[in-house]
Molecule: Bacterial large signal recognition particle RNA
Organism: Thermoflexales bacterium
RNA sequence: UCGUGCUAGAUGGGGAGCCAGCGGUGCCCUCGCGGCUUUGGCCGUGCCCGCAACCCGCUAUAGCGGGGUUGAAUUCCGCUCUCAGGAUCGAUCUACUCGAGACUGCCAAAAAUAAGUGGCGUUGACGGCCGGGUCCGACGCGGCAAAAGACUUCGAACCUCGUCAGGUCCGGAAGGAAGCAGCGAUAAGGGGACCCUUUUGGGUGUCGUCGGGGCGCCUGGUCCGAGCCGGCUGUUGGUGGUAAGUCGGUGUAAUCGAUUCGAAGAGAGGUGCACGA
Numbered sequence: 001u002c003g004u005g006c007u008a009g010a011u012g013g014g015g016a017g018c019c020a021g022c023g024g025u026g027c028c029c030u031c032g033c034g035g036c037u038u039u040g041g042c043c044g045u046g047c048c049c050g051c052a053a054c055c056c057g058c059u060a061u062a063g064c065g066g067g068g069u070u071g072a073a074u075u076c077c078g079c080u081c082u083c084a085g086g087a088u089c090g091a092u093c094u095a096c097u098c099g100a101g102a103c104u105g106c107c108a109a110a111a112a113u114a115a116g117u118g119g120c121g122u123u124g125a126c127g128g129c130c131g132g133g134u135c136c137g138a139c140g141c142g143g144c145a146a147a148a149g150a151c152u153u154c155g156a157a158c159c160u161c162g163u164c165a166g167g168u169c170c171g172g173a174a175g176g177a178a179g180c181a182g183c184g185a186u187a188a189g190g191g192g193a194c195c196c197u198u199u200u201g202g203g204u205g206u207c208g209u210c211g212g213g214g215c216g217c218c219u220g221g222u223c224c225g226a227g228c229c230g231g232c233u234g235u236u237g238g239u240g241g242u243a244a245g246u247c248g249g250u251g252u253a254a255u256c257g258a259u260u261c262g263a264a265g266a267g268a269g270g271u272g273c274a275c276g277a
Base pairs, nucleotide, nucleotide: 001277002276003275004274005273006272009070010069011068012030013029014028015027020059021058022057023056024055031046032045033044034043035042036041047067048066049065050064051063076270077269079267080266081265082264085261086260087259088258089257090256091255092254094253095252096251097249098248099247100246103245104244105242106241107240108239111236112235113234115233116232117231118229119228120227127223128222129221130220131219132218133217134216135212136211137210138209139208140207141205142204144201145200146199147198148197149196151192152191153190154189160185161184162183163182168177169176170175
């Protein structure tokens, strides 16, 4: 060096988490393979069987039990570089989230002001003085309503009046008496009419007289002689709201940096035994 047989090892790997610790199941990342695809990704799988988050197994030889394959190198072992991804810490600004309402902004309703605009004003603003009305009370007058009176009409089988036919009674007679019906009239009461009279009342009045009150509004006269009003815009200081900016907090996501672990790829190394030639 070659050949044969065997052994250690390997038979996806890693991160976080759990744990005193290690490994596994489960979660996530990555690699290989297979399938599907709208091409962005998605699903399944990692030699086979059994076990396991209410966890399972183990203790530095740190998954266990059984079976298979491969096997000293492309495959096993550690190192270096590149690097998917995970974890921790920090920073930034951004987005989301919770809150505040000091400031900027926005909105609302009032106030003030009078710069602009508009309106009123020398056919006299504002202001001063003298009055009137609107308001209240009393009285008067008018109107309205109600009641009563007066007016008119109806109105009593008998117990109202007048006149009383017939009939009745008294009387010798003359004559007299009471009196039903009818007729006429009237009482109580009912109706009508609204002209008149009286009384009472009011959400009554372009009314009158007297008194009061008030300065808000309207208005007359007079003096003075140039401002007045505040509709819109603007400005000012407050009030209320809003939460875009702003401020504060928590967490998440994104980005960047540091540390750490690190799949996968590349590089250079390391690692047996027996027999035969």